[in-house]
Context: one part of a larger RNA
RNA sequence: UGACAGGGGCUUGCCCAAGCAAUGGAGCAUAUGAUUUAAUUCAUUGCAAAGUGAAGAACCUUACCAAGGCUUGACAUGUCGCAAAUCCUCUUGAAAGAAAUGGGUGCCUUCUCUUUGGGAACACAGACACAGGUGGUGCAUGGCUGUCGUCAAUUUGUGUUGUAAGGUGUUGGGUUAAGCCCUACAACAAGCACAAUCCUCGUGUCUAGUUGCCAAAGUUGAGUUUGAAACCUUGAGCAGACUAUUGAUGAUAAGCUGAAGGAAAGUGAGGAUGACAUCAAGUCAUCACGCCCCUUAUGCCCUAGGCGACACACGUGCUACAUAGGCCUAGACAAAGGAUCACAAUCCUGCGAGGGCGAGCUAACUCCAAAAACCAAUUCUCGAUUCAAAUUGUAGGUCGCAACUCACUUGCAUGAAGCCGGAAUCGCUAGUAAUCGCCGAUCAACCAUACGAUAGUGAAUUCGUUCUCAGGCCUUGUACA
Numbered sequence: 001u002g003a004c005a006g007g008g009g010c011u012u013g014c015c016c017a018a019g020c021a022a023u024g025g026a027g028c029a030u031a032u033g034a035u036u037u038a039a040u041u042c043a044u045u046g047c048a049a050a051g052u053g054a055a056g057a058a059c060c061u062u063a064c065c066a067a068g069g070c071u072u073g074a075c076a077u078g079u080c081g082c083a084a085a086u087c088c089u090c091u092u093g094a095a096a097g098a099a100a101u102g103g104g105u106g107c108c109u110u111c112u113c114u115u116u117g118g119g120a121a122c123a124c125a126g127a128c129a130c131a132g133g134u135g136g137u138g139c140a141u142g143g144c145u146g147u148c149g150u151c152a153a154u155u156u157g158u159g160u161u162g163u164a165a166g167g168u169g170u171u172g173g174g175u176u177a178a179g180c181c182c183u184a185c186a187a188c189a190a191g192c193a194c195a196a197u198c199c200u201c202g203u204g205u206c207u208a209g210u211u212g213c214c215a216a217a218g219u220u221g222a223g224u225u226u227g228a229a230a231c232c233u234u235g236a237g238c239a240g241a242c243u244a245u246u247g248a249u250g251a252u253a254a255g256c257u258g259a260a261g262g263a264a265a266g267u268g269a270g271g272a273u274g275a276c277a278u279c280a281a282g283u284c285a286u287c288a289c290g291c292c293c294c295u296u297a298u299g300c301c302c303u304a305g306g307c308g309a310c311a312c313a314c315g316u317g318c319u320a321c322a323u324a325g326g327c328c329u330a331g332a333c334a335a336a337g338g339a340u341c342a343c344a345a346u347c348c349u350g351c352g353a354g355g356g357c358g359a360g361c362u363a364a365c366u367c368c369a370a371a372a373a374c375c376a377a378u379u380c381u382c383g384a385u386u387c388a389a390a391u392u393g394u395a396g397g398u399c400g401c402a403a404c405u406c407a408c409u410u411g412c413a414u415g416a417a418g419c420c421g422g423a424a425u426c427g428c429u430a431g432u433a434a435u436c437g438c439c440g441a442u443c444a445a446c447c448a449u450a451c452g453a454u455a456g457u458g459a460a461u462u463c464g465u466u467c468u469c470a471g472g473c474c475u476u477g478u479a480c481a
Base pairs, nucleotide, nucleotide: 001481002480003478004477005476007475008474009473010472011471012470013469016464019428020427022425023424026319027318028317029316030315032313033312035309042053043052064305066303068301069300070299073130077129078128079127080126081124087102089100091098092097107119108118109117132294133293135292136291137290141288142287143283144282145281146279154191155190156189157188158187159168160167161166171184172183173182174181198271199270200269201268203239204238205237207235208234209233214227215226216225217224245259246258247257249255308447321421325380326379329376331374337368338367339366343360347356348355349354387418392413393412394411395410396409397408398407434457435456437454439452440451
């Protein structure tokens, strides 16, 4: 100087406490372990792995396994040869492929006057340099990422001090979300983090009015028509909040605590932004790359299977166990997205999933689109029931070359466990939790209950820092380095 302590002091945090809702019990979805298997491809494993890579495994993907094939190779460059490519027919095969047949020239250019020569691209064949590897090593690496932690730290120059390791600055007194600021001081300055700068939301104003908006007319109904630019809304620019004003307090400081005004007040709310370091943390399977290894195979092609197995264990979720409810009928109110190989209205048809026709729309115009919780009325009445929906049977539908392994979905029938969950554990401080729907990426379809956005309804509680956990600063001790 660090590290450690069931040492001390100060301090912060949904850390506890105070509350609300969950997990742990049930069924199912999904990930992982273990087991099994020809294969169940690989990676990830306390917090910081386990609805993770995967924003979508029937084939493909696909890396695994079995069988069938190829060996300059599916792909690249170079050298030499043959001449041609595209095209047509046929045999065999599960396909990949293998074997055979027919006809016949084009493109650029030269000379000739329609032949000869050359060239480009493409195809084939052999030989060799080589290709190829999701093979190994993340403990050889780059790049990217997690974590402590959006915690407030971390460090340097000069000076000074100590024999030196080092110290000082960075400490003390206040204060802050903050090494933020004030003040004192052998320190004076500075860098990186903090803050500000960036984006979204919240208020006003200016400008622009179409496809959006509304005054009158008009209609069974309808922005339908005319007119207007005030409102709404959308796009762009500007303003606005800075402890600016004021009372108390404080050391006449930094600040703190009230008030007024204001759409917003003390970081306005949310996001992006992640210091020096730590964990030989993760990734050689995104990519790149050193070395090692394979080269008639650890490379490449194809068919079928597997990644979907199932005694069990664990994680993350969905749906429930009902009356604050279920079923049925009627009615109301969003935001943000997506759409031309797309979204698809109306109409017809079917109990329905769907099917037929296909208007409109390259979109503030048309479509997806119905928002759902909610509200009004009906019915059920405490019963494993009109709760719950697993499982199974059967008849269909859709996408797709193909739905057996292994898709989604509709109708009818079937109607399991489950009556609020042990020890224990997780999330959350406000438009938050809880609850309710809607949309998107990936995508032929979809195993999405996932992930990412979006709006609707909308709480309770916080005495406080004694205790638990984690972090920061100072300090004490040390048989530790």